[in-house]
Molecule: transfer RNA
Organism: Candidatus Woesearchaeota archaeon
RNA sequence: GGGGCUGUAGUGUAACUUGGUAUCACACAGCGUUCGGGACGCUGUAAUCGGGGUUCAAAUCCUCGCAGCCCCA
Numbered sequence: 001g002g003g004g005c006u007g008u009a010g011u012g013u014a015a016c017u018u019g020g021u022a023u024c025a026c027a028c029a030g031c032g033u034u035c036g037g038g039a040c041g042c043u044g045u046a047a048u049c050g051g052g053g054u055u056c057a058a059a060u061c062c063u064c065g066c067a068g069c070c071c072c073a
Stems, first nucleotide, its partner, number of pairs: 001072007010026003020056001028044005049065005
């Protein structure tokens, strides 16, 4: 230098093919239960790597970058 894959709450993930309310688990907070804690139950907080474009509407499609991994040179 060329090519491929990946990037989503604090952590791990689903949704991408077929554009339409961002899912679930753990963690965290509150409440209930308990003499208290744990466990369990209920409720809640929190996320699409960045810029631009297409569209009524973009995590998803296009484009330019960034980061990580792999292959070739």